Predicted 3D model of a 75-nucleotide RNA (transfer RNA) from Candidatus Ordinivivax streblomastigis. The source organism's lineage runs through Bacteria, Pseudomonadati, Bacteroidota, Bacteroidales and Candidatus Ordinivivax. The RNAcentral record of the sequence draws on ENA. Rfam family: tRNA. Rfam classes the family as a transfer RNA.
RNA sequence: GCCACUGUAGCUCAGUCGGUAGAGCAACGCAUUCGUAACGCGUAGGUCACCAGUUCGAAUCUGGUCAGUGGCUCC
Repeated sequence: GCCACUGUAGCUCAGUCGGUAGAGCAACGCAUUCGUAACGCGUAGGUCACCAGUUCGAAUCUGGUCAGUGGCUCC
């Protein structure tokens, strides 16, 4: 230098034939217990990496940028 993949909640990740953003764990509250943990119920938490484009409508399609991972090439 070239190519591919990845970037979504605090963490690990789903969700892509464009149409209300989700799960598990963690956090908080309630219940239970003599108390703690565990179990149960509930609550909150997101500029879907960033900028633009297409569209009535974009996490999803297109272009660019940034970061990470892997491969190839040159020295």